This is a predicted structure of a 125-nucleotide RNA (SAM riboswitch aptamer (S box leader)) from Robiginitomaculum sp. NCBI's taxonomy places the organism under Bacteria, Pseudomonadati, Alphaproteobacteria, Robiginitomaculaceae, Robiginitomaculum.
[in-house]
């Protein structure tokens, strides 16, 4: 890089810089000169990786290791700090709304849900 595997409703912003964007893509909607992105300095949230811990299980005489999981903490590696990943993207099923039909017809929306993208960590021939 291809790929695997977990998570994504919750949580956290001020200063200086710059000066006209930004919210991955597309529609929508929103944020922005009451100052967008970007760098820089702080603060601050989180708890995926490590560290401590306690449980259980496996090997092993034994130290120990290894796997799964529980709390803790925020000085270690990241990441994060508008809006549900901000919403829908292609699918389902019960319910419910509303139009519509001869009709249990057909369309729309709502709530629910699985994929896809995406983002983030952990691993990775």
């Nucleotide at each position: 890089a291809a790929u695997u595997c977990a998570u994504c409703a919750a949580g956290a912003c001020c200063a200086g810089u710059g000066g006209a964007g930004g919210g991955a893509u597309a529609g929508g909607c929103c944020c922005u000169u009451u100052g967008a992105a970007g760098c820089u300095g702080g603060a601050g949230c989180a708890a995926c990786c490590a560290c401590c811990u306690g449980a259980c299980a496996g090997u092993g005489c034994a130290g120990a290791c290894u796997g799964u999981u529980u709390g803790c903490a925020a000085a270690g590696g990241u990441g994060c700090u508008a809006a549900g990943u901000c919403c829908u993207a292609c699918g389902g099923u019960a319910g419910c709304c509303c139009g519509u039909u001869c009709a249990u017809u057909c369309a729309g929306g709502c709530c629910c849900u699985g994929a896809c993208a995406g983002a983030u960590g952990a691993g990775g021939a």